Model confidence (mean pLDDT): 81 of 100. Small-subunit ribosomal RNA, 3' major domain from an uncultured bacterium, 474 nucleotides, folded computationally.
[in-house]
Context: one part of a larger RNA
């Protein structure tokens, strides 16, 4: 000086209280461990590992295992020799790779050019070390820290600033003051999202006017409106009453779409943890070279006595099933999205059509209106399972998704304990879109519709900040 205290004091977070909705009991989905296995590739392991790396494991990814080939090798450049082909068709052996015949048989200004083969130098390696590192990233913590140049104190190590009365979300800012500036954060500048002007008006829009339809901005217009998308304005305690010396602070105060950081993002100081990642990338070093390179088939990663995390789905009647009937946002689309007809109970498939898109298309659900069930393992609930189909793809045996039909399991609100969340949130409802030929997506990132309860207060619990205190600890 730090660090730690079941030491003090002051302050803050959904930290706790107050409230809502959940985990933990069930069945399935997924990630782990364990145990199994020929393999069940490898990494993440308190919070800060476990729907994680992987934003798609039927091959293919693949890196694990069987078993079968290959040795300058998949790729690419250099030197040398050689051949005129190689490819391609096509014949045997094989599971394929690969082998092994046949057979076709360049161009050329003759210098070479082009491909092969043979040789050599260079290769490979998802091997090992993240305790040798680059870069990346968690977390502490969007917490107010961390620090420096001169002074000044002190023998030093150090201190001072940066305490300390106030204030703030904040080391924000006022004041006072042996300190007086000054960096990196903090806030602003930066995207978005509410408001209003303008400028522009197509593929968006339609008041007025005309014209038309069964019916629709469909058509002529038209720039008002909605939108859209560039530029501006717009809030800053400015105003105004109160308290305060000031900084600020109350105020259901005016005025405003908006009010005191207006919402959200983006943006992570010094450093913490030999945090993580040599498997994205790079990269020392050390290991392999007819294998720990590489090419192929097939198996596995998808295994089941269990343990955990996390999610979906339910137990119902604020439901559940039928019929009618309304309103989004944001994406996406050419090997593509597909209106619309027509089979089909349906997944879906035949035809057709517009669209490279504000034009054309993919589009709600919960709501609402009416019927129907009437507390019951039920018309809940939907796993399992039988049978028959679609459908993508060489190929759905292991290992696919959907679709009908049947089967109709557990399950009547969860024990200790735990987890989110303060406003358009939480519940809730459905829609995209990435990866991707399909899809194990109930994940992940987004969109918007309907839309609450409660916060007395900081006395506990858990983090974290500042100021003091002990102390045998660095």
């Nucleotide at each position: 000086u730090g660090a730690c205290g079941g030491g003090g004091g002051c302050c803050c977070g959904c930290a706790c209280a107050a409230g809502c909705g959940g985990a933990g009991g069930a069945a399935c989905g997924u990630g782990u461990g364990g145990u199994u296995u020929a393999a069940u590739u490898c990494g993440a392991u308190g919070a800060u590992a476990c729907g994680c790396g992987a934003g798609g494991a039927a091959c293919c990814u693949u890196a694990c295992c069987u078993g079968g080939g290959c040795u300058u090798a998949a790729a690419u450049g250099g030197g040398g020799a050689g051949u005129g082909a190689c490819a391609g068709c096509u014949g045997c052996c094989g599971a394929a790779a690969g082998g092994u015949g046949g057979u076709u048989u360049u161009c050329u200004u003759c210098g070479g050019a082009c491909a092969c083969u043979c040789u050599u130098c260079a290769a490979g390696g998802u091997g090992c070390u993240g305790c040798a590192u680059g870069g990346u990233u968690g977390u502490c913590g969007u917490c107010g820290g961390c620090u420096c140049g001169u002074g000044c104190c002190g023998u030093g190590a150090g201190g001072u600033g940066u305490c300390g009365g106030g204030u703030u979300a904040a080391g924000u800012c006022c004041c006072a003051u042996a300190a007086c500036g000054a960096g990196c954060g903090c806030a602003a500048c930066c995207c978005u999202u509410a408001c209003c002007g303008u400028u522009a008006g197509u593929u968006a829009c339609c008041a007025u006017c005309a014209g038309g339809u069964u019916a629709u901005g469909c058509u002529g217009g038209g720039g008002a409106c909605u939108c859209u998308a560039g530029c501006g304005g717009g809030a800053c305690u400015g105003c105004c009453a109160c308290c305060g010396u000031a900084a600020g602070g109350u105020g259901a105060g005016a005025g405003g779409a908006a009010g005191g950081u207006g919402g959200g993002g983006a943006u992570g100081a010094c450093g913490u943890c030999a945090a993580a990642u040599c498997a994205g990338c790079a990269c020392g070093g050390c290991c392999c070279u007819u294998a720990u390179g590489u090419c192929c088939a097939g198996g596995g990663c998808u295994a089941c006595a269990c343990a955990c995390g996390u999610g979906u789905u339910a137990c119902a009647a604020u439901g559940g099933c039928c019929a009618g009937u309304a309103c989004a946002a944001a994406g996406g689309g050419c090997a593509g999205c597909u209106a619309c007809u027509u089979g089909g109970u349906g997944a879906c498939a035949a035809g057709a059509u517009g669209c490279u898109a504000a034009u054309c298309u993919c589009u709600a659900a919960a709501g609402c209106u009416g019927g129907u069930c009437u507390c019951a393992g039920u018309u809940c609930g939907g796993a399992u399972c039988g049978a028959a189909g679609u459908c993508u793809g060489c190929a759905a045996c292991c290992c696919g998704a959907c679709u009908u039909c049947g089967u109709g399991a557990a399950g009547c609100u969860g024990g200790a304990u735990u987890c989110g969340c303060u406003a358009g949130u939480a519940a809730u409802c459905g829609c995209g879109c990435a990866u991707c030929a399909g899809c194990c997506a109930u994940g992940g990132c987004g969109c918007g519709g309907u839309g609450a309860a409660u916060a007395c207060g900081u006395u506990c619990c858990c983090g974290g900040g500042c100021c003091u205190u002990g102390u045998a600890c660095a």

Rfam family: Bacterial small subunit ribosomal RNA. Gene Ontology terms of the family: structural constituent of ribosome and ribosome.